RNAcentral holds the sequence, with entries from MGnify. A computed fold for a 163-nucleotide RNA from uncultured Ruminococcus sp., annotated as Lysine riboswitch aptamer. NCBI's taxonomy places the organism under Bacteria, Bacillati, Bacillota, Oscillospiraceae, Ruminococcus. It matches the Rfam family "Lysine riboswitch aptamer". Rfam's curators write: Riboswitches are metabolite binding domains within certain messenger RNAs that serve as precision sensors for their corresponding targets. Its mean pLDDT, the model's own confidence on a scale to 100, is 82.

[in-house]
Order: sequence, then structure tokens, then C1' cells
RNA sequence: GGUAGAGGCGCACGCUUAAUGAGUCCCAUCCGGCAAGAACACCCACUUUCGAAAAAGCCGAAUGCAAAAGGUAUGCGUGCCGAAACAGCUUUCCUGGGAAAAAGGCUGUUGGGCAUAUUUCCGAAUAGGAAUAUGACUGUCAUCGUUAUGAUGGAGUGCUAUC
Repeated sequence: GGUAGAGGCGCACGCUUAAUGAGUCCCAUCCGGCAAGAACACCCACUUUCGAAAAAGCCGAAUGCAAAAGGUAUGCGUGCCGAAACAGCUUUCCUGGGAAAAAGGCUGUUGGGCAUAUUUCCGAAUAGGAAUAUGACUGUCAUCGUUAUGAUGGAGUGCUAUC
């Protein structure tokens, strides 16, 4: 240097089904109120369209109709063991410009899952995600030690086997 492996509620992705989302959003009718502006996934600008007090649009109530996404759970499948995640920078894509999302590249951090707490993101949520800290557990190597059970420390660019 190559190849193959191990850690286990192991990681990531996709699909099916179910509940939740929710009798909620939207839409329609009608009543009341506000109103000169309003409309294109977010902001600014431009074009165009609708409208300007007999109201475009906004808010609330009633009636009718009536979803979806993300997230969660189950099952199945695929790729795997820096699997993957996070942070920063950068490229592509789109645009009149910016932001966001998506797809890649580089650098850095994290062995792994779990629980708790704090902060934060999304959200209908006491669900879920992310970061940090603490705790025991677990795998791996090193050092020391024990009749045996252990103790301490390190990190995956590691460890084991093999050529």
C1' cells in the first nucleotide's frame, strides 16, 4: 500500500400501510367590521392584471364541502461501518438583484448508541431534528494490576485478519 472484516436499539436512503395533522387549510354562500391598494414559494425593484368607497383585498362569526406536506410508528428493500452527522469556505443551478432550497468539492470536529439537562430549529404537538454538558453502558488499542472480577488513558487517517 491492497483485500476482507468487527462494534449494535449501528448509520443513511427509498417504498408500503396506519394514526396524527384535522373537521384544520383552501374553496363557496351569507352576516358584521376594516380598507387604497392588491396579485407572482420569502424580500426589494420592473412588467402586466384586478381595484379604488355600490370595495380588489384583509379580519372575525355561521353553514356546506373538505385536503396535503413535514414529522411519528410498523413492515419490506437498497447501499454501507467516517457508515454518517455538524460547522466553515467554495462551485453549480434559478433570478433583474438578494436570500433560501437542492446537488457537488475542500478543510476541521465526532468510536457508537442510550438517558437527563440546557440552548436552538421545525412543527398542531408534552412528538421529532441539531449542538453542548453530565452519567452509566458498549466496542477497540495501550499501560498497570489481579486467583478471578479490574483501574487509568487515547482515538476511527483507529482496530483485527490476510497478501